This is a predicted structure of a 127-nucleotide RNA (c-di-AMP riboswitch aptamer (ydaO/yuaA leader)) from an Anaerolineales bacterium. The model forms 92% of the base pairs in the Rfam consensus. It was read from a public genome assembly, where an Rfam model found it. Its mean pLDDT, the model's own confidence on a scale to 100, is 83. It matches the Rfam family "c-di-AMP riboswitch aptamer (ydaO/yuaA leader)". For this family Rfam cites "New RNA motifs suggest an expanded scope for riboswitches in bacterial genetic control" (Barrick et al., Proc Natl Acad Sci U S A, 2004).

[in-house]
RNA sequence: UUGACAACUACGCCGAAUCUCUUCGAGCGGGGAACCCACUUUUGGGGCGAAGCAGCGCAUUGCGUUGCGGAGCAAGUCUUCUGUUCCAGCCCGACAGCUAACCUCGCAGGCGUCGAAGACCGACCAG
Numbered sequence: 001u002u003g004a005c006a007a008c009u010a011c012g013c014c015g016a017a018u019c020u021c022u023u024c025g026a027g028c029g030g031g032g033a034a035c036c037c038a039c040u041u042u043u044g045g046g047g048c049g050a051a052g053c054a055g056c057g058c059a060u061u062g063c064g065u066u067g068c069g070g071a072g073c074a075a076g077u078c079u080u081c082u083g084u085u086c087c088a089g090c091c092c093g094a095c096a097g098c099u100a101a102c103c104u105c106g107c108a109g110g111c112g113u114c115g116a117a118g119a120c121c122g123a124c125c126a127g
Stems, first nucleotide, its partner, number of pairs: 011112004018026002027107006037097001042094001044095001045092004052068007069087006076120006
C1' cells in the first nucleotide's frame, strides 16, 4: 500500500414487522364474519406474499430457457432515462366470495447500495 475476514457504532435496504407509561397500550398490517348483490365446489377449494400466465427443450413429479406481465435498488420527494437484481417460500385441511356490527392474529427474519437530467422541498453559511 492492497485484498479478505471479524467485532462494535452510525447510516441505509427488502418487509406490516415500529414506538411505548411494559399496558387487555398506541400505531402499522392480516384473517374470519350479515342483509343486499355475486359465484359454482375431485378438474377439490382457499390464505399470506411482487412472486402470475403461456410456450419450447431436457437427463421430466423437476431443471433450463423465451415472451407477456409483475416487484425492488441506484441515500430528500416525484417523473423520465440508464444500469442492475428478483418472480421464492410457507400455510389451512373439505372449508371460508363481497360484507356492517363483532371476533381474532402478527409486529419477524435477512442484508449492504450510492449513474444522469428536470421540477419541487429542506438544511447550513453569509448579507